[in-house]
Context: one part of a larger RNA
């Protein structure tokens, strides 16, 4: 010097990203206990006092030898209850120590806010959370040889289920409370005996090649059947177009100008565009760029925090909105207590390092 511990004058978070770490608290009994609340909680809230030993008041309670009464005569029932042993307090008096839950083990507490209701689950070995799940809510599919899934592309068979729509599968949201606005133009989904388009297939009008034959002096022309290559009309499913519905389906939810008897602002008016122009609630927010917005609180001093305002760059209603008691090894801000975190370091114990061996 390093590590692991112990103690420390005065101060007590001045340390630091942050009270990280450490310290405080801790057990039992008694008293006492707020806001808020889903009336269960919150709560061990907070806070205060007591605790050893000896002896007394003096007793009490449990056990029972035994006694008495009743008796269905039972090893029955009921009552009282010695000695001994055991149990747990209360109130006095005395007594020892610095200290009595004398060691060890054994909650620090309070206020306010964000997120998630909660218990639970998770990145085995850098993340435990606000992520996942959850009860509840909603939509949707499925009538049973169910939907759906597994099984060698689709078989046998199996699960679903020895269940039957108060069931099972899928999707979204995420306790409770108050609610969940407008838009069906786009994309999807659902419905629909019309119409348009439209595949394979069926169909085969015709066309072409070939050539028996025919015509021709020849060159050449025509050309049946057959064979081969093509092939129009016509028939025709789903889908798409078309028509309608549907948002707890994917999603979306405007601009400019003017106007009130100070000023400012605009309940009001005009105009353009749209499928419709963001309702309630919340709002510088886990969302606010400008921004350390402005005002208030807390501090001597506060880019954080809390309460407001609204000018929401770019909140917003089951990709849920807003409150919310309880809960959290969660995150943020403040306070009390407490402390070597610090001012500022010191001493001690053990293990290393170092020297010798």
């Nucleotide at each position: 010097c390093u590590c692991u511990c112990g103690u420390u004058a005065a101060g007590g978070a001045a340390c630091u990203c942050u009270g990280c770490a450490a310290a405080u608290u801790a057990c039992c009994c008694u008293c006492g206990u707020a806001a808020c609340u889903u009336c269960g909680g919150g709560a061990g809230a907070a806070g205060a006092g007591g605790g050893g030993c000896a002896u007394g008041u003096a007793a009490u309670c449990g056990u029972u030898a035994u006694u008495g009464a009743c008796u269905u005569c039972g090893c029955g029932u009921c009552a009282a209850g010695a000695a001994g042993c055991g149990a747990a307090a209360a109130c006095g008096u005395g007594u020892c120590g610095a200290a009595g839950a004398g060691a060890a083990a054994u909650g620090g507490c309070c206020c306010a806010g964000g997120c998630g209701a909660c218990u639970g689950u998770u990145u085995a070995a850098c993340a435990a959370a606000a992520a996942c799940a959850c009860a509840g809510c909603a939509c949707u599919a499925u009538g049973c040889a169910a939907a759906c899934u597994c099984g060698u592309c689709u078989a046998a068979g199996a699960g679903g289920a020895a269940g039957u729509a108060u069931a099972u599968g899928g999707u979204g949201u995420g306790a409770u409370g108050c609610c969940u606005g407008c838009c069906c133009a786009a994309u999807g989904c659902c419905a629909a005996a019309a119409g348009g388009u439209c595949a394979a297939a069926a169909g085969g009008a015709g066309a072409u090649g070939u050539c028996a034959g025919c015509c021709g002096c020849a060159a050449g022309g025509c050309a049946a059947a057959g064979c081969a290559u093509u092939g129009a009309a016509u028939u025709u499913a789903a889908g798409c177009c078309c028509u309608g519905g549907u948002g707890a389906a994917u999603g979306g939810c405007g601009g400019c100008c003017g106007u009130a008897a100070c000023u400012a602002u605009a309940a009001c008016g005009g105009u353009c565009c749209u499928a419709a122009g963001g309702u309630a609630g919340c709002g510088a927010a886990a969302u606010u760029c400008c921004u350390u917005g402005u005002c208030g609180g807390g501090u001597a001093a506060g880019u954080u925090c809390c309460g407001a305002c609204c000018u929401g760059c770019a909140c917003g209603a089951a990709u849920g909105g807003c409150c919310u008691a309880a809960c959290g090894a969660u995150c943020u801000g403040g306070g009390c207590a407490c402390u070597g975190u610090c001012u500022c370091a010191a001493c001690g114990a053990g293990a290393g390092a170092c020297u010798c061996g």
About this RNA:
Large-subunit ribosomal RNA, domain IV from a soil metagenome, 357 nucleotides, folded computationally. Its mean pLDDT, the model's own confidence on a scale to 100, is 86.